[in-house]
Molecule: transfer RNA
Organism: Verrucomicrobiia bacterium
RNA sequence: GUCCCUGUAGUGUAGUGGCCAGCACGACAGACUUUCGAUCUGUAGUCGCGGGUUCGAUUCCCGCCAGGGAUGCCA
Numbered sequence: 001g002u003c004c005c006u007g008u009a010g011u012g013u014a015g016u017g018g019c020c021a022g023c024a025c026g027a028c029a030g031a032c033u034u035u036c037g038a039u040c041u042g043u044a045g046u047c048g049c050g051g052g053u054u055c056g057a058u059u060c061c062c063g064c065c066a067g068g069g070a071u072g073c074c075a
Stems, first nucleotide, its partner, number of pairs: 001071007010025004018055001027043005048064005
């Protein structure tokens, strides 16, 4: 350089062209507990960036960025 894969809450992941983007752990608050822990209830917190297609894009397409992997041929 070329090709392939991945990018979704703090972390790990699911997901579909259209309902409020789901789950687990974690965080915070409350309940319980003498306290902590455990348990229960609740709350907040996410689609890498830009553009395109579309009535509508997290999903499809293009480019860029980041991470991972594979890898040279001829002279």